c-di-GMP-I riboswitch aptamer from an Acidobacteriota bacterium, 100 nucleotides, folded computationally. The model forms 100% of the base pairs in the Rfam consensus. Model confidence (mean pLDDT): 80 of 100. It was read from a public genome assembly, where an Rfam model found it.

RNA sequence: CACCGACAAAGGCAAUCCGGCGCGAAAGCCCGGAGCGCAAAGCCGUUGACCUAAACGCCGCGGGAGAAACGCGCGGCGCACGGACGCAGCGGUCGCCGAA
Numbered sequence: 001c002a003c004c005g006a007c008a009a010a011g012g013c014a015a016u017c018c019g020g021c022g023c024g025a026a027a028g029c030c031c032g033g034a035g036c037g038c039a040a041a042g043c044c045g046u047u048g049a050c051c052u053a054a055a056c057g058c059c060g061c062g063g064g065a066g067a068a069a070c071g072c073g074c075g076g077c078g079c080a081c082g083g084a085c086g087c088a089g090c091g092g093u094c095g096c097c098g099a100a
Stems, first nucleotide, its partner, number of pairs: 004098002012038002016034005022029002036086001042093007050083002056078007
């Protein structure tokens, strides 16, 4: 220096649950507490799968005597420009400790 990763030491992260007149249409996020786990479960980007569907598009239904268009309301379907990544890859970048 590279690999490697211990019932080592110091420090770090935080699934999930609980709490919060917090944010959001939702998915989810944020803050506090506990702590399953993690040696890159640090950071950035990206692909697929995954979650949600506000807006938008299409369809159906509704409201005075009728029809059409538009608008409005309700419902259905599609869709990410919203998420999550502690699901699997790829690329970039940086890093603590030192037994075998």